c-di-GMP-I riboswitch aptamer from a Nitrospirota bacterium, 80 nucleotides, folded computationally. Taxonomically the source falls in Nitrospirota (Bacteria, Pseudomonadati). Of the family's consensus pairs, 95% are formed in the model.
Order: sequence, then structure tokens, then C1' cells
RNA sequence: CCCGAACCAAGGCAAAAUACGGGUGACCGUAUGACGCAAAGCCACCUGUCCGGCGAAAACCGGAUAGAGGGGUUGCUGAG
Repeated sequence: CCCGAACCAAGGCAAAAUACGGGUGACCGUAUGACGCAAAGCCACCUGUCCGGCGAAAACCGGAUAGAGGGGUUGCUGAG
């Protein structure tokens, strides 16, 4: 340098649930917690799912989800 999760170690994140707070809602924040995660870091660009508005419906508009998949971007360790 390539490659990419195949060994060890260090360090990291934190599902459900509960409490408190925010939001019409999806959901979010903090604490406890420890199901899992090699990008479970970041970005709503594409698809999906969900919520709200409107509507007869289809559609449209706004939003949520990065722990649903893809893509972009940065990055620890290092089998070979």
C1' cells in the first nucleotide's frame, strides 16, 4: 500500500424493559440496563416501513427511522 472481518488485545456503541422529560404522532433525549453490533460512526440520496396533514380514492405535502436494505463519506485493530 492492497484486501476486508477471517486470530488476539485494547477501546467503543447499546435492543427490550423501567423511570423522568420533549413531541398531535411516528419517535427523540437522559438515567438504569446488556439483546446484539466491525462501522449499531456520520449523511434521509434511492428503496422499504411508520406518523401527521389534505383527499372519495389515487396522489401530493411535511416528518420519523442510519439497530430494514442499498449508496456516499470518515475511521480502530490487522488474518493474508